[in-house]
Context: one part of a larger RNA
RNA sequence: GAGUAACGAUAAUGGGGGUGAAAAACCUCCACGCCGAAAGACCAAGGGUUCCUGUCCAACGUUAAUCGGGGCAGGGUGAGUCGACCCCUAAGGCGAGGCCGAAAGGCGUAGUCGAUGGGAAACAGGUUAAUAUUCCUGUACUCGCUGUAAUUGCGAUGGAGGGACGGAGAAGGUUAGGUGGGCCAGGCGUUGGUUGUCCUGGUGAAAGUGCGUAGGCUGAGUGUUUAGGUAAAUCCGGACGCUCAUUAGGCUGAGACACGAGACGAACAUCCUACGGGAUGGAAGCCAUUGAUACCCUGCUUCCGGGAAAAGCUUCUAAGCUUCAGAUUACAGAGAAUCGUACCCCAAACCGACACAGGUGGUCGGGUAGAGAAUACCAAGGCGCUU
Numbered sequence: 001g002a003g004u005a006a007c008g009a010u011a012a013u014g015g016g017g018g019u020g021a022a023a024a025a026c027c028u029c030c031a032c033g034c035c036g037a038a039a040g041a042c043c044a045a046g047g048g049u050u051c052c053u054g055u056c057c058a059a060c061g062u063u064a065a066u067c068g069g070g071g072c073a074g075g076g077u078g079a080g081u082c083g084a085c086c087c088c089u090a091a092g093g094c095g096a097g098g099c100c101g102a103a104a105g106g107c108g109u110a111g112u113c114g115a116u117g118g119g120a121a122a123c124a125g126g127u128u129a130a131u132a133u134u135c136c137u138g139u140a141c142u143c144g145c146u147g148u149a150a151u152u153g154c155g156a157u158g159g160a161g162g163g164a165c166g167g168a169g170a171a172g173g174u175u176a177g178g179u180g181g182g183c184c185a186g187g188c189g190u191u192g193g194u195u196g197u198c199c200u201g202g203u204g205a206a207a208g209u210g211c212g213u214a215g216g217c218u219g220a221g222u223g224u225u226u227a228g229g230u231a232a233a234u235c236c237g238g239a240c241g242c243u244c245a246u247u248a249g250g251c252u253g254a255g256a257c258a259c260g261a262g263a264c265g266a267a268c269a270u271c272c273u274a275c276g277g278g279a280u281g282g283a284a285g286c287c288a289u290u291g292a293u294a295c296c297c298u299g300c301u302u303c304c305g306g307g308a309a310a311a312g313c314u315u316c317u318a319a320g321c322u323u324c325a326g327a328u329u330a331c332a333g334a335g336a337a338u339c340g341u342a343c344c345c346c347a348a349a350c351c352g353a354c355a356c357a358g359g360u361g362g363u364c365g366g367g368u369a370g371a372g373a374a375u376a377c378c379a380a381g382g383c384g385c386u387u
Base pairs, nucleotide, nucleotide: 013031014030015029016028017027018026032384033383034382035381040364041363042362043361046344047343050342051075052074053073054072055071056070060068061067080141081140082340083339084338086119087118088117092113093112094111098107099106100105122139123138124137125136126135142336143335145333146332147331148330149329150328151327152326153321154320158316159315160314161313166303167302168301169300172296173295174294177290178289179288180287181286182203183202184201185200186199187198188196208259209258210257215252216251217250218249219244220243221242222241223240224239225238226237228236229235264285268281269280270279271278272277304307350359351358366378367377368376369375
């Protein structure tokens, strides 16, 4: 220079009350404003206590601070079913023997690892200051083990099936959600009108079990035979008969419906209260219409660039076992370990040296107008961006 520039989006503040030494900024109430395919809600990654409560204000916060993602102290994360672990494999890694190489080492078989993929099973309500598909209540489901009973050809690291998959397009059936009516509860205007075709609020409900629909695919059963499936096979594949059959039978399949459903449920009333709230009682709980980018759909049609693997699962036999072991069905019993779970997550908590106008994958995403997830205004919810 200079007490100058600046104080980080022009979404916006004003008032009453409280606390306090002190209030533009904290708490609370009223009004106003902003977002609303987000500036709301929930996850993954990443962070790691930032979560909740009490207390404090030196430093941190671009000002003040009684406030805070700041200091100090205490508390908080509850699982057979969510995720990981586990079983399985992909690209790729490692790699017994092996091959190669002055050495170091390189490659690679059998194997063994490796998710971003495949594989058993849970929903609704309630509850905390802070956790909940984890606790509680109610109602479910899965897996292996053990025991009992009955029946009985069982058996794999091998064979076969299945798992099992691309792009685009179109139609149908549904549901979530929305809207209107009906029903239930309350209201009747401090300003002219408002007992009415009026106003306000509510009208919500899962998994599972049963049924097997709209729809999709397909001939089905049985017998004989068989150069294939590295051995075998009653399995799969090939061949030949017989029976039944096209409104059949079989496989699949949303939704609806029934139970689940004694729960939940607003205003209000009663009781208690540390004034934050808590306990008890508890009405209606239906119909129509619209309607998805969700489900049926891993479907259908079509195209060429022809679109993972393996295990779980089903079945077949081999060795072997066949009083055992094993298998099937029913019932009963005990069990299901370990780790994660707080909080932020388009952000003041992650990546950007900062409480930084930048960046960051997925899910939900209501109303009116609209083709629309555009745009405008609003709901729920959240904020007014720390001078």

This is a predicted structure of a 387-nucleotide part of an RNA (large-subunit ribosomal RNA, domain III) from Dongshaea marina. The RNAcentral record of the full RNA draws on SILVA. Rfam family: Bacterial large subunit ribosomal RNA. Gene Ontology terms of the family: structural constituent of ribosome and ribosome.